RNA sequence: GCGGGGCGCCCCUAGGGUUCCGCUGCUGGUCAAGCUGACAGUAGGACUGGUCCGAGAGGGGAGGCGGUGCUCGCAGCAGGGCACCGUUCCACGGCGGGACAAAAGCCCGGGAGGC
Numbered sequence: 001g002c003g004g005g006g007c008g009c010c011c012c013u014a015g016g017g018u019u020c021c022g023c024u025g026c027u028g029g030u031c032a033a034g035c036u037g038a039c040a041g042u043a044g045g046a047c048u049g050g051u052c053c054g055a056g057a058g059g060g061g062a063g064g065c066g067g068u069g070c071u072c073g074c075a076g077c078a079g080g081g082c083a084c085c086g087u088u089c090c091a092c093g094g095c096g097g098g099a100c101a102a103a104a105g106c107c108c109g110g111g112a113g114g115c
C1' cells in the first nucleotide's frame, strides 16, 4: 500500500417530530335569548401526553457463527440433537443530503475529517 472478515434481528431508553388521538384557542349552524355542552371546521408541538420514528460509539434478549465433548444415523463422509466455552478491546466526529406526516443520536456513516 492492496484485499477479505470482524453478524443481523427483536424489546426498551436517551432523543425526535406532528399523520392520527388527546389538549388549548378561535369560528360555525340548530334550540325564543343567554351561558354551557355536544358536533363540525380551523389554528397551535417554545402543547405535559397516547399512536408513531428511534442509537456504531446507550441498556437488555434470544438467535446466528466458531470450538470442545457426548449422542443419533451411516460402510464412511455430509448432516441432526444435547451440554459447555467463545463472539473481545477501543470508539473524538462535522457540514450537507435523504425517507416517512414530519423531525431526530434514524439512513448516507465505525463516512469526510481529526488524534
Base pairs, nucleotide, nucleotide: 007063009061010060011059012058015053016052020050021049022047023044024043025042026041027040028039064087065086066085067084068083069082070081071080072079090110092113096108097107098106